Transfer RNA from a Nanobdellota archaeon, 74 nucleotides, folded computationally.
[in-house]
C1' cells in the first nucleotide's frame, strides 16, 4: 500500500441489509421490602448513534472523506 469487519447512554449489545417517535440487560438516583447489608419488587435520570460532508420531507440507517481498533493480503 490494498481489502474486510467494528464504532450507538458509565459497562455490554439490539435497531442499519429495507430511511419513519434511538431501545434492551446491568450500572447510578429515588421508594419498597428487610433489624441491617445483600438479593427482590417499583419507579426515574442518561446517547442527537467516532468525526465532518452529501442526498432526503425525514439519516444510527443510504453515499464520499476522515479518526480509531481488530483481522487477512502483498
Nucleotide at each position: 500500500g490494498g481489502g474486510u469487519c467494528c464504532g450507538u447512554g458509565g459497562c455490554u449489545c439490539a435497531a442499519c441489509c429495507a430511511g419513519g417517535u434511538a431501545g434492551a440487560g446491568c450500572a447510578c438516583u429515588c421508594g419498597g421490602c428487610u433489624u441491617u447489608u445483600a438479593a427482590c419488587c417499583g419507579a426515574u435520570u442518561g446517547a442527537u448513534u467516532g468525526c465532518g460532508g452529501g442526498u432526503u420531507c425525514a439519516a444510527a440507517u443510504c453515499c464520499c472523506g476522515u479518526c480509531g481498533g481488530a483481522c487477512c493480503c502483498a
Rfam family: tRNA. By type it is a transfer RNA. Its family is annotated with triplet codon-amino acid adaptor activity in the Gene Ontology.